[in-house]
Context: one part of a larger RNA
């Protein structure tokens, strides 16, 4: 000096990013229990008595049920009577220690907001969570050789299953909802018009060349054959017409205005597919910012309940609610402690040392 227990005056979170560790709390019976609810819950809420032995109530309640006894359908059978044995729970006196759930096993508790409905699942070796799932809710594909998936293919799975069945997205219990935009993507319908491939088509052109002209050098050339090739015809699909947001996504700006003052229900204008509805808002979103104002506190950049100037909420990429539940997350109070003031002392193992 490290380790890993014990115990501690006074105080009791003052420790710290935070009560991290610790400590309390504990068992059983009985009293007794809020708010809130989806009426199941919340509940071991919270808090609170009691607990040991010995005697009486007492040959207790009860439970077993021998032996005689009685019926029969006769049996491991059923009734009656009732021995012995097992034996709670209570009450009443008593009596004992510091201590009676004597050791051990054995919830600390209430408030408060957030998130996620729940119980579940996750990064095997730093992250268990508000992430993932989840019932339920929409949307859309798929009529059966189904959509879809694996496979070169045969074939399989979907499924020995049919739209109350299957696959794929989103969304997350439930309550109250879920506004506006189809201008762009993207999906669905249309099919008259443009525009369009191979492919048809062959106007033409050209190469060769029998055989013509030319002394020559060349030139000219039909059928053939061979190369390029215009016009015209050619889906789909893009254009274009619609339609569709719980498809991808989107949801404005500047300027006056009321008889204090502010503010502006109103009015002007510009732009636009349309200009944010309900409902929430300094918010797990709030940059100024520790906003402002109440609450708590002696003292509060946390918190909690308002306001609304939302830098930069918002409706199934869901919106607010919300009992229950959470090793989640904030923030307060009550028990209780060496966390702490601030140390202290024991105990065992180790480290050092001849010791």
């Nucleotide at each position: 000096g490290c380790c890993u227990c014990u115990c501690u005056a006074a105080g009791g979170a003052a420790c710290u990013c935070g009560g991290c560790a610790a400590a309390u709390u504990g068992a059983c019976a009985c009293c007794g229990u809020a708010a809130c609810u989806u009426c199941g819950g919340g509940a071991g809420a919270a808090g609170g008595u009691g607990u040991g032995c010995c005697g009486g109530c007492a040959c207790u309640a009860c439970g077993u049920g021998a032996a005689g006894g009685g019926c029969c359908c006769c049996g491991c059978g059923c009734c009656c009577c009732a021995a012995g044995c097992g034996g709670a729970a209570g009450c009443c006196g008593g009596u004992u220690g510091c201590a009676g759930a004597g050791a051990a096993a054995c919830g600390g508790g209430g408030g408060u907001a957030g998130c996620g409905a729940c119980u579940g699942u996750u990064u095997a070796c730093c992250a268990a969570a508000a992430a993932c799932a989840c019932a339920g809710c929409a949307c859309u594909c798929u009529g059966c050789u189904a959509a879809g998936u694996c496979g070169u293919a045969a074939g399989a799975c979907g499924a020995c299953g049919u739209a109350u069945a299957g696959g794929g997205u989103g969304u997350g219990a439930c309550g109250c909802c879920u506004g506006c935009c189809c201008g762009g993507u993207g999906c669905c319908g249309g099919a008259a018009g443009g525009u369009u491939a191979a492919g048809a088509g062959g106007a033409g052109u050209c190469g060769u060349c029998a055989g013509c002209c030319g002394a020559a050098a060349g030139g000219c050339a039909a059928a053939g054959c061979g190369g390029c090739g215009a016009a015209u015809c050619g889906a789909a699909g893009c254009c274009c017409c619609g339609g569709u947001a719980a498809a991808c996504g989107g949801c404005g700006g500047c300027c006056g205005u009321a008889a204090c003052u502010a503010u502006a229900a109103c009015g002007g204008u510009c732009c636009u597919a349309a200009g944010g509805u309900a409902g929430c808002g300094a918010a797990a979103u709030u940059c100024c910012u520790u906003g402002u104002c109440g609450g708590g506190u002696a003292a509060g950049u946390u918190c909690c309940g308002a306001c609304c100037u939302g830098c930069a909420c918002g409706a199934a990429u869901g919106g607010c609610g919300u009992a229950a539940c959470g090793a989640c997350u904030u923030c307060c109070c009550c028990a209780c402690u060496g966390u702490c003031u601030c140390g202290g002392a024991g105990a065992g193992g180790c480290c050092c040392u001849c010791a």